């Protein structure tokens, strides 16, 4: 650069949570790891007079583990 595809923001719907959000369906903003992983940071919830504790966010950042094709 190509090939065969992957996946799915927002928004609706449903559903489950006290929340952030999270699951299914539609939907596609977008993405070469937007596959997995909460280790470490950043923000987000909930609890707490407060030190703090309990969560969430992987499509914030960084890190681990793995992956498809091809110039190589």
């Nucleotide at each position: 650069a190509a090939a065969g595809g992957g996946c799915a923001a927002a928004c609706c719907g449903c559903u489950c949570g006290c929340g952030a959000g999270g699951g299914c369906g539609g939907g596609a903003c977008g993405c070469a790891a937007a596959g997995c992983u909460a280790c470490g940071g950043g923000c987000c919830u909930c609890c707490g007079c407060g030190g703090g504790g309990a969560g969430g966010u992987g499509g914030c950042c960084g890190g681990g583990c793995u992956g498809c094709c091809g110039a190589a």